This is a predicted structure of a 72-nucleotide RNA (transfer RNA) from bacterium D16-59.
The same sequence occurs in records of 2 taxa.
The RNAcentral record of the sequence draws on ENA and Rfam.
It matches the Rfam family "tRNA". Rfam describes the family as follows. Transfer RNA (tRNA) molecules are approximately 80 nucleotides in length. The family's RNA type in Rfam is transfer RNA.

RNA sequence: GCGCCCUUAGUUCAACGGUUAGAACGCACGUCUUAUAAACGUGUAACACGGUUUCGACUACCGUAGGGCGUA
Numbered sequence: 001g002c003g004c005c006c007u008u009a010g011u012u013c014a015a016c017g018g019u020u021a022g023a024a025c026g027c028a029c030g031u032c033u034u035a036u037a038a039a040c041g042u043g044u045a046a047c048a049c050g051g052u053u054u055c056g057a058c059u060a061c062c063g064u065a066g067g068g069c070g071u072a
Stems, first nucleotide, its partner, number of pairs: 001071007010025004018055001026044006048064005
């Protein structure tokens, strides 16, 4: 250089083109306890960036950036 794959809460992952973008762990607060932990309850926070198509895009298409694998 070329080909292929990946990029979503702090972390690990979901999400038929129409969901309020969800779960677990984490974190904060509360209940419980003499106190901590555990358990339970409430909350917290995300679609890498730009464009195109579409009535509607995390999802399809093009480009950019970052990462991984293969190849010479």